The RNA shown here (transfer RNA) has 74 nucleotides and comes from Sphingomonas sp. OK281.
Model confidence (mean pLDDT): 82 of 100.
Rfam family: tRNA.
The organism belongs to Sphingomonas, within Bacteria.

[in-house]
RNA sequence: CGGGGCGUGGCGCAGUCUGGUAGCGCACUGGUCUCGGGGUCCAGGGGUCGUAGGUUCGAAUCCUAUCGCCCCGA
Numbered sequence: 001c002g003g004g005g006c007g008u009g010g011c012g013c014a015g016u017c018u019g020g021u022a023g024c025g026c027a028c029u030g031g032u033c034u035c036g037g038g039g040u041c042c043a044g045g046g047g048u049c050g051u052a053g054g055u056u057c058g059a060a061u062c063c064u065a066u067c068g069c070c071c072c073g074a
Base pairs, nucleotide, nucleotide: 001073002072003071004070005069006068007067010026011025012024013023020057028044029043030042031041033039050066051065052064053063054062
């Protein structure tokens, strides 16, 4: 320098192909059962999707640029 993959609540991931209310598990908070710890069950909070721009009635999803990490090539 060229090519490719990944980036989404605190953590790990799905959702992208086919645009239409951002979800799951763990964790966290409150309650519940328990003498207590652990654990069960119920309820709840937390992200507008790496960043910027574009297309569209509508973008995590399509397009462009760019940043970070990783891989391959030179």